The prediction has a mean pLDDT of 79. This is a predicted complex of two RNAs, RNase P RNA and transfer RNA, with 394 nucleotides together.
[in-house]
RNA sequence: GAAGCUCACCAGACCGCCGCUGGCGCAAGUCCCGAAAGGGCGCGCUGGAGGAACGUCCGGACUGCACAGGGCAGCGCAGCAGCUAACGGCUGUCCACCGUGAGGUGAGGAUCAGAGCAACAGAGACGAGCCGAUUGAGUUCGGGUGAAACGGGCAAUCUCUGCGCGCAGCAACACCAAGUAGGCCAGCGUUGACUUGACCCGAGGAGCUGGCGGGUAGGUGGCACCGAGCCGUCCGGGCGACCGGCGGCCCAGAUUGAUGGCGGUCACGUGCCGGGCAACCGGUGCGCACAGAAUCCGGCGUAUCGGUGGGCUUCACUU
RNA sequence: UCCCUGGUAGCUCAAUGGUAGAGCAACCGGCUGUUAACCGGUAGGUUGCAGGUUCGAGACCUGCCCAGGGAGCCA
Numbered sequence: 001g002a003a004g005c006u007c008a009c010c011a012g013a014c015c016g017c018c019g020c021u022g023g024c025g026c027a028a029g030u031c032c033c034g035a036a037a038g039g040g041c042g043c044g045c046u047g048g049a050g051g052a053a054c055g056u057c058c059g060g061a062c063u064g065c066a067c068a069g070g071g072c073a074g075c076g077c078a079g080c081a082g083c084u085a086a087c088g089g090c091u092g093u094c095c096a097c098c099g100u101g102a103g104g105u106g107a108g109g110a111u112c113a114g115a116g117c118a119a120c121a122g123a124g125a126c127g128a129g130c131c132g133a134u135u136g137a138g139u140u141c142g143g144g145u146g147a148a149a150c151g152g153g154c155a156a157u158c159u160c161u162g163c164g165c166g167c168a169g170c171a172a173c174a175c176c177a178a179g180u181a182g183g184c185c186a187g188c189g190u191u192g193a194c195u196u197g198a199c200c201c202g203a204g205g206a207g208c209u210g211g212c213g214g215g216u217a218g219g220u221g222g223c224a225c226c227g228a229g230c231c232g233u234c235c236g237g238g239c240g241a242c243c244g245g246c247g248g249c250c251c252a253g254a255u256u257g258a259u260g261g262c263g264g265u266c267a268c269g270u271g272c273c274g275g276g277c278a279a280c281c282g283g284u285g286c287g288c289a290c291a292g293a294a295u296c297c298g299g300c301g302u303a304u305c306g307g308u309g310g311g312c313u314u315c316a317c318u319u
Numbered sequence: 320u321c322c323c324u325g326g327u328a329g330c331u332c333a334a335u336g337g338u339a340g341a342g343c344a345a346c347c348g349g350c351u352g353u354u355a356a357c358c359g360g361u362a363g364g365u366u367g368c369a370g371g372u373u374c375g376a377g378a379c380c381u382g383c384c385c386a387g388g389g390a391g392c393c394a
Base pairs, nucleotide, nucleotide: 001315002314003313004312005311006310007309008308009307010306012266013265014264015263016262017261018260020048021047022046023045024044025043026042029041031040032039033038050290054301055300057299058298059297060296061295062169063168064167065166069201070200071199074165075164076163077162078161079093080092081091082090083089094108095106096105097104098103109160110159114158115157116154117153126151130143131142132141133140173221174220175219176218183212184211185210186209187208188207194204195203214393215392229249230248231247232246234245235244236243237242268287269286270285271284272283273282274281275280320390321389322388323387324386325385326384329343330342331341332340337374345361346360347359348358349357367383368382369381370380371379
C1' cells in the first nucleotide's frame, strides 16, 4: 500500500420566526365542552423518538382466572460449564465443517428399546439370504451398480432419555357515568352445566351456552418519577457474559393519536464548469438513509445514505 | 393485542420426500367459402425469497417478503 476479519460508536450542527404536546409553579371565573362521569382554557420554567421505536419470533414483569394443586396428553429445548428475573438469548470451551489466515457456521443426547423409509441404476436395498473363490468347518476373503451392498445410514420420520412449560392477555384488569324490554325462544345443568381455550382428578359452584330483540359506542385509573432504570477516563472480583461497591441523574407519552413547518449559515457526499503538473481552490446544482413510540422491560431477526475509532489477518514492497 | 390460512405455467387448481402436472388461455397446423366449435401438435416454471436437513425437498426445519381472514362492550 492492497484485500479482508472483528469489536465498538455517530445518525448532521447552529440561529431566527410560526406552531404541537407532557410535567411543575403561579394565577382563576356567574368561564368553556359534556346529559353525566369527566375534561379544558392564561402566564412562566422545563421535558419531548430510535438503534432499530419495526417484525411480533422468544423470554419475563404486571393483571385476571383456586395466591395454580395432582395426573395424562401436547409443545419446546438438547456437547460440557457458566451468566441472567427469565430465555430458544449471551459468555467460555471441546468437537465437526468452511476459510491460506484473522475468523465464521452448527437443531452437536440416543439407531445394544421398538417401528418406519430409501426413486433410478443394480442379480440383490434393509434381513439376511445370493454368487464366486477358499477351508477340516458359514472357516475366511471378495462381489461391476449406487448416496448407501452382506454393515450400516436417516431421529429438522415416528419414537426413547433428560430438563422446562397451568391458561389467557393492557381491547389484560379495576372503577365511574349513561342507557333498558336486565325480555323472548331453544339446548345443557346439583346424576354438577360453568369456572379451563385439549382431557381426567381435585377445589369452587347455580346458573351456563346459542339465536332473536334491546342498549351503549363515554370517561378515569392501570400509564410513564424510583425502575431487573440511566450515566461514569471510577474502585474491586471474574478469561468472559456478568456481579458487587462508590458518585451523579430523573430521561417522551397521546387515544383523530404531540415530537413539526418555513428561511438562513456551516458541515458531509456527489455531478458539472473554470483554474492548477498535482494535492487542491473557486462557482453552481443535487442529495443527506432506514424508519417513527402506544402497558413496560431483556433478547433475537430484519431494514439502513454514509462516516469515525480500536484490535487482528493475508499478500506485495522498503529498511 | 392475540390468532389462523395461503403463495406452483398468463388464470383456476393438482402432485406419499423419488421425472413438476391438469383444465382454460396462447401459438402452429388441419377442417370450413370464412369465423366459432371440433381434431392434432408446440411452447411456457428460480414451486414467493434466502439458508439448512437429506443420496434426493414443491413438501420437512429456520429466518424473511407478500396476500387474505378471524376474536374480544353491557345485558
It holds a member of the Rfam family "Bacterial RNase P class A". The family's RNA type in Rfam is ribozyme. Gene Ontology terms of the family: dimeric ribonuclease P complex, ribonuclease P activity and tRNA processing.